[in-house]
RNA sequence: UUAUAUAGAACGGGUGGAGAGAUCGGGCUCUUUGAAACCCUAGCAACCUCAAGCAAGGUGCUAAUUCCCGCCAAAUUUAUAUUUGGAUAUAUAA
Repeated sequence: UUAUAUAGAACGGGUGGAGAGAUCGGGCUCUUUGAAACCCUAGCAACCUCAAGCAAGGUGCUAAUUCCCGCCAAAUUUAUAUUUGGAUAUAUAA
């Protein structure tokens, strides 16, 4: 830079022992019936490679829409707010 991100796949095992859901703020949720991290096994799916085969390999992923909101615009509304679209950010691949 380009593409994709409401689908899909683990209440698996071991070590571990209090946090986790990217970051900041808010909300909400998961978690001692065991968080993160690491290892193993199983699985999912997209991109790439490829001898072109629903195979194999590389990468990724397997709570909740990228968990939701934040910025801009439009519609509705007295307003709070709600809905829709977009941007930004993030993640993955090339």